[in-house]
RNA sequence: UAAUCAUCCAGACGAUCUGAGGGACUUGGCCCGUUGAAGAUCACCAACCGAUUUUAAGUCGGUGGUAAUGCCAAGAACGAUGAAAG
Numbered sequence: 001u002a003a004u005c006a007u008c009c010a011g012a013c014g015a016u017c018u019g020a021g022g023g024a025c026u027u028g029g030c031c032c033g034u035u036g037a038a039g040a041u042c043a044c045c046a047a048c049c050g051a052u053u054u055u056a057a058g059u060c061g062g063u064g065g066u067a068a069u070g071c072c073a074a075g076a077a078c079g080a081u082g083a084a085a086g
Base pairs, nucleotide, nucleotide: 001085004083005082006081007080008079014042015041016040017039021032022031023030025075026074027073028072029071043066044065045064047063048062049061050060051059052058070078
């Protein structure tokens, strides 16, 4: 990172710094936010892959994630995550 495969109605207490936006894009809604958004750290959850195993919802490792069905509808060669591959 174009394309391929799989998944996206479950889960994730809160605290500190910071200070105004955020919910991927467009349109129309709706919702969250100074009673602190987004971001960072601790903490937490356990989706995919690998190893191991007493085969247990175990343990370790690599990524990932932590409002609402990918918030809802429509559009798209759409988006996110993992794996493999280049």